[in-house]
Molecule: transfer RNA
Organism: Andalucia godoyi
RNA sequence: GCUUGCGUAGCUCAGCUGGUUAGAGCGCGGGAUUCAUAACCCCGAGGUCGGCAGUUCGAGCCUGCCCACAGGCA
Numbered sequence: 001g002c003u004u005g006c007g008u009a010g011c012u013c014a015g016c017u018g019g020u021u022a023g024a025g026c027g028c029g030g031g032a033u034u035c036a037u038a039a040c041c042c043c044g045a046g047g048u049c050g051g052c053a054g055u056u057c058g059a060g061c062c063u064g065c066c067c068a069c070a071g072g073c074a
Base pairs, nucleotide, nucleotide: 001073002072003071004070005069007067010026011025012024013023019057028044029043030042031041050066051065052064053063054062
């Protein structure tokens, strides 16, 4: 340099062929329980979906460029 894949919550990941409110588990905060701690149970916070632009009535999802990471080729 070429090429493939990937980027969604603090972490690991879902999100079906573009459709109206973006989710789970763990973690975190609060509560309940206990003599107390842990576990279990209840509630809650936390996201400009890597960035910019485009397509569309509508984009996490499609297109282009850029950035980061992983693999392959040279």